[in-house]
RNA sequence: UUUUUAGAGAGUUUGAUCCUGGCUCAGGAUGAACGCUGGCGGCGUGUUUAAGGCAUGCAAGUCGAACGAACCGACUUCGGUCGGUUAGUGGCAAACGGGAGAGUAACCCAUUGGUAAUCUACCCUUGUCAUGGCCAUAACCCAAAGAAAUUUGGGCUAAUAGCCAAUGGUUUGUCUUUACUUAAGUAAAGACAAUAAAGGUUUCGUAAGAUUCCGGACAAGGAGGAGCCUAUGUUCCAUCAGGUGGUUGGUAAGGUAAUGGCUUACCAAGCCGAUGACGGAUAGCGGGUGUGGGAGCAUGACCCGCCUCAUUGAGACUGAGACACUGCUCAAUCUCCUACGGGGGGCUGCAGUCAAGAAUCUUCCUCAAUGGCCGAAAGGCUGAAGGAGCGACGCCGCGUGCAGGAUGAAUCUCUUCGGAGUGUAAACUGCUUUUCUAAAGGAACAAGCCUUUUAGGUUGAGCGUACUUUAGGAAUAAGUCGCCGCAAACUUCGUGCCAGCAGCUGCGGUAAUACGAAGGCGACAAGCGUUAUCCGGAUUUAUUGGGCGUAAAGAGUGUGUAGGCGGUUUAAUAAGUUUCUGGUUAAAGCCCUUUGCUUAACAUGGGGACUGCGAGAAAAACUAUUAAACUAGAGGCUGGGAGAGGCAAGCGGAAUUGCCGGUGUAGGGGUUAAAUCCGUUAAUAUCGGCAGGAACACCAAAUGCGAAGGCAGCUUGCUAGAACAGUCCUGACGCUGAGACACGAAAGCGUGGGGAGAGAAGAGGAUUAGAUACCCUCGUAUUCCACGCUGUAAACGAUGGAUGCUGGGUAUUGGAAGUGUCGACCCUUCCAGUAUCGUUAUAAAAAAGCUAACGCGUUAAGCAUCCCGCCUGGGAAGUACGGUCGCAAGACUAAAACUUAAAGGAAUAGACGGGACUCCGCACAAGCGGUGGAUCAUGUGGUUUAAUUCGACGCUAAGCGAAGAACCUUACCAGGGUUUGAAAUGUUAGGUUGUAGAUUGGCCGAAAGGCUAAUUGACCGUUAAACCGGAACCUAAUACAGGUGCUGCAUGGUUGUCGUCAGCUCGUGCCGUGAGGUGUACCGUUAAGUCGGGAAACGAGCGCAACCCCUACUGUUAGUUACUAACGAGUAAUGUCGAGGACUCUAGCAGGACUGCCGCAGAUGAUGCGGAGGAAGGUGGGGAUGACGUCAAAUCAGCAUGGCCCUUAUACUCUGGGCAACACACGUGAUACAAUGGCCGGUACAAAGGGUCGCAAAACCGAAAGGUGAAGCUAAUCCCAUCAAAACCGGUCUCAGUUCGAAUUGAGGGCUGAAAUUUGCCCUCAUGAAGUUGGAAUCGCUAGUAACCGUAUAUCAGCUACGAUACGGUGAAUACGUUUCCGGAGUUUGUACUCACUGCCCGUCAAGCCAAGGGAGUCGGUAAUACCCGAAAACCUGCGUUCGUGGGGAUAAGGUAGGAUCGGUAACAGGGGCUAAGUCGUAACAAGGCAUCCGUAGCGGAAGCUGUGGAUGGAUCACCUCAUUU
Repeated sequence: UUUUUAGAGAGUUUGAUCCUGGCUCAGGAUGAACGCUGGCGGCGUGUUUAAGGCAUGCAAGUCGAACGAACCGACUUCGGUCGGUUAGUGGCAAACGGGAGAGUAACCCAUUGGUAAUCUACCCUUGUCAUGGCCAUAACCCAAAGAAAUUUGGGCUAAUAGCCAAUGGUUUGUCUUUACUUAAGUAAAGACAAUAAAGGUUUCGUAAGAUUCCGGACAAGGAGGAGCCUAUGUUCCAUCAGGUGGUUGGUAAGGUAAUGGCUUACCAAGCCGAUGACGGAUAGCGGGUGUGGGAGCAUGACCCGCCUCAUUGAGACUGAGACACUGCUCAAUCUCCUACGGGGGGCUGCAGUCAAGAAUCUUCCUCAAUGGCCGAAAGGCUGAAGGAGCGACGCCGCGUGCAGGAUGAAUCUCUUCGGAGUGUAAACUGCUUUUCUAAAGGAACAAGCCUUUUAGGUUGAGCGUACUUUAGGAAUAAGUCGCCGCAAACUUCGUGCCAGCAGCUGCGGUAAUACGAAGGCGACAAGCGUUAUCCGGAUUUAUUGGGCGUAAAGAGUGUGUAGGCGGUUUAAUAAGUUUCUGGUUAAAGCCCUUUGCUUAACAUGGGGACUGCGAGAAAAACUAUUAAACUAGAGGCUGGGAGAGGCAAGCGGAAUUGCCGGUGUAGGGGUUAAAUCCGUUAAUAUCGGCAGGAACACCAAAUGCGAAGGCAGCUUGCUAGAACAGUCCUGACGCUGAGACACGAAAGCGUGGGGAGAGAAGAGGAUUAGAUACCCUCGUAUUCCACGCUGUAAACGAUGGAUGCUGGGUAUUGGAAGUGUCGACCCUUCCAGUAUCGUUAUAAAAAAGCUAACGCGUUAAGCAUCCCGCCUGGGAAGUACGGUCGCAAGACUAAAACUUAAAGGAAUAGACGGGACUCCGCACAAGCGGUGGAUCAUGUGGUUUAAUUCGACGCUAAGCGAAGAACCUUACCAGGGUUUGAAAUGUUAGGUUGUAGAUUGGCCGAAAGGCUAAUUGACCGUUAAACCGGAACCUAAUACAGGUGCUGCAUGGUUGUCGUCAGCUCGUGCCGUGAGGUGUACCGUUAAGUCGGGAAACGAGCGCAACCCCUACUGUUAGUUACUAACGAGUAAUGUCGAGGACUCUAGCAGGACUGCCGCAGAUGAUGCGGAGGAAGGUGGGGAUGACGUCAAAUCAGCAUGGCCCUUAUACUCUGGGCAACACACGUGAUACAAUGGCCGGUACAAAGGGUCGCAAAACCGAAAGGUGAAGCUAAUCCCAUCAAAACCGGUCUCAGUUCGAAUUGAGGGCUGAAAUUUGCCCUCAUGAAGUUGGAAUCGCUAGUAACCGUAUAUCAGCUACGAUACGGUGAAUACGUUUCCGGAGUUUGUACUCACUGCCCGUCAAGCCAAGGGAGUCGGUAAUACCCGAAAACCUGCGUUCGUGGGGAUAAGGUAGGAUCGGUAACAGGGGCUAAGUCGUAACAAGGCAUCCGUAGCGGAAGCUGUGGAUGGAUCACCUCAUUU
């Protein structure tokens, strides 16, 4: 430079947000397993567990062309020949092929080099040789032992078996010389010595002999194979830190193919190790495989290479090669045979079997091919291999049909009942035949080999397979998982926190798209899901590519070792670095491509890559090394200053306490209040004196010094560091710093002193439910000193150290310089340190940058470099075990099982606070009257009952729903009845037309109802009229009715409450990553988010106010039923009459009040205060009107309504009963307790209502309730209704349970109503209870109000009304004020609360479950040590020299002993974790009610409390300082 390749996120902490951080999911993979299902083929693959045990068969033999013999067959000239078989001698093979991964953390493996330190059978090439002799032995025969395995003795025999001699070279050894090499050494030449052999066969030949082929010996070389060595790489644990005695090296010898402590003797004392020795755990290694964008991470099945092993352990033999899987010897375990004497065996070869396990195949065919061994060859052998079988175990391919076919069958599902879906899907019609079945044909894989050799013959396990053709017929062939979100796909039913689901968040408590089923749908498909494991996502171990103020994380601080990093200049080198070249990096695999199987998987040819290692060449910038130099880093020197720096000694005054003396008398002390305590033996108080210990007021500060801890009266001595100035010296001497060493508050420990005050523990007094506390009185250790230990703190700036860079202001400390001065101050500049820059309208300040935000900001948390320390979800736990240290307390180091989906940081909006500030309200206060006590009424709870129907429950239920329960109402109970129904709408069938209906009887019955008689008596159309048609009615049947049955937590509508409080929001803009903020803060003001000023806001909406109604004044219009001043008439009297339109009044329309006017205050404003005028003055009084929302507030019984439930009953009807009960408790009221009164008599004054199913006058009767009576009135006319009562006047009562009070009870009447017993009201007479002003507590009310007084109305036959709602009459007191209680509004602050303080939450105890640690012990494993015993084989040695035999040291196995280490188990005791509703307290979060927390010590049921030192990660108030303005 070119080309190529390549990276996705989501859910879950919160009321919401951003961040940190974990958990989980989507992808790919597997030697898999399990569940459901299953048509075919190809290619692969298949005990991952018990290297546990194995029945049976096979897996290594072959050669007669090395040799002798025996047997069989054929031929025979009878001599033998030929062919075959068997065992043996001999040769080669058996060390390969095949299996497994136990061991091994190692030169085992991998890569790279070396071997000048080596060996190599068979094979290939080259050269030379093969001469002459000799002795045996197996087989076989004979004899013998033994159950067997097997063995012994005697005799015969052969060889390519064995031995001897000769020859011999490029062989070996020793020596000499020369050449070469970096060294050990190699090569060449020469001398001396040593060392070989085997024949068989073919052809010719009578034979001798020649010849072919195969063999033999020596030497050299090659190829392939093997041994050894080196460098680098290769898991975890430091809770393994020291290891090592042949150990490390040397000399000599032995041994080996060869180097070497490989072995032995002697000598020396080394060697390895924080760059991790030694020890422990785990593990075959690599090519590769899986995943990933890559870097990596995980892994090592199948295939290939290497290693190791062959029941366990040891050993050698043979051989080219072994210390040998199917060889030998010994020991051990197991197993088999046995005549008990003794023997045999080793599937981790192929099949197969048992066991184990979630789990892994046929006791198959063949040597046809490929390969191996033997052979001259034919050939033999070959569980290597080639094939087949079993298993959806994996990958790949194919199929289960194709086309047409309805506004669309049936089934099933849903439904708004109309329909929709399943669905062109099916049926049906046509077509095709991969596959399947049947039949016919039919390969390749074969090369070789043999023979009579231009030719012929013969060889296939798989296999009659692949493939081809024909015929038949859609025929033989679809499931699994899922459907709340992540994540594609939805409805119904069942169930009802049950049954169950679940990867995470989480579903299920009667309307479940989350459970189960069905229908539908989605995904994949002969498979689909689940489980397990690995990688990914996870930048969540961060090299690429993270962090440490507050989230986890800076060591308490320094000095400094190793290490890491390092200023300026020059030169050299080339280790790092960069480029190029060639070697290697096995094959397979991977990528690209070609070809072959119908395609693909698969196979195959070619190319590339394999990022590595080593070699050579080149470059010289940077790093490094060496050499030389420099001064900016660092250090030294000189000088004058600052400082609570450290250590030691001495001195000082104030105060507390004690003692002595004086004065003095009854208290003192202490607290919220008290008490314990001290005091008449004289305290406290006060004066004087003495003693002792500890701490140092003022100065003093944001100050100063120190590495940190820390350091404060004054003086002196000793001592350390820093800053500044000079720029004189050295010349990178520097920075950091694992280990190491030193220092290190308080508490605590040891020894000895000292002890005034304070004061853990302890004692007592209070408080309290308790009070092991807070408060009080005492008080020991301690606090102080000396010496030693401990080594920790919120040891904090929660911020490691060093260096450089990046606008400042101010204050302050120290130093220096300049100017200036006699000198100083002031001013300016520089260096070093310390501190700060927060808020509001003008003004200003913090800029940039960083940060999740808060914040940091030249003292960085900014921009960079270097070094160290530390972190990786929460809990368990800074705990256990182990180790080190300590006298102890304890410190340092430091896990796991288990459990959990969060824990956490910052900020936001609320809510809350026994936080703060401002303000309002009959909130308090000031007043008046009540409730709570009595009796009664009424409602509720409770109890009772057959039923006492139901609802309402703090404020916001309780004289509430109910403005009226004797029947009805009525929903409840008992009993009697009805079943298409009391009322509604259809359909079908039948019937009726003096019918439906109405009225009056009779019988049964409690009634409902049933049966029956009589009288009366309808509608529409057509028609002359109807018996016609409709309509209506009856009966029967069928759809359906009906339900005050459930759910107000499925709902609509309506209502209560905060609250008539002043708030609640939006659009656009701006600020903030965001939730969100701003607007709506603030200053004034208001009843008010009302208004003004002003501001990154500008506007707007719902609320406030106003508009509406009543009321208070006036005018005008209109005068009847209202009114009557003037005029007239009349009456006993009255607007009674004529009349009037003045007044009152009625009811329409107008006016009027707006801070409009004046003064003062105020920011000239809003507004406030005062005044004038006015009927009314600052929203005049009252009403209606109720923002966004809160309380799952109330109501399914007012109504409506989804769903569920009942249907001869949960529906309907009737009679009677109940809702009215009554030991009790609560709420709301009435009446009282009396003289401001009761009673009697007299005299006045209202408003607003109601009335024809009604109000009812006058008159009369009655003592009264009431009755008779009927005028009038559909109402400004008449009536209720004299329209009132309190009031006023007069009389009486005279303080009593009364002439108060009226309950209760008796008797007699009245009214309503079918009906008054349960259960109505009223009247009269008699009776005459409690009660003498009400505990704790609590309610209403601020003016025509409270209080007192009566009137009317709704409901209603009557009434339980003393209730409720209206109406008027009489008519007060008080408010200093906002400290407090309650409620509300706003701002601010803290918060661990958000279901929002009725919140959250801690610990003991009790119960259940779980895991781990300790534990008297006990059981087992592993590795070593010491000693004992000790096989075979090898070695040494004696005898013997063919065989053997005796002894020795060492060794495997075994035994004994004491330890080490790991694991199992265990009485018991201790802590930990988890578990809807257990016990005790209330420690923390707000000032959490004693601020909290850290270290330490003591104490206590428990959280915890207290002492001592420390931190702010403390609220509030005050003061100081700083900044800005004046």
Predicted 3D model of a 1526-nucleotide RNA (small-subunit ribosomal RNA) from a Patescibacteria group bacterium. Taxonomically the source falls in Bacteria candidate phyla (Bacteria). The coordinates come from a structure-prediction model, not an experiment, and the mean pLDDT is 82. The RNAcentral record of the sequence draws on ENA. Its Rfam family is "Bacterial small subunit ribosomal RNA". Rfam links the family to the GO terms ribosome and structural constituent of ribosome.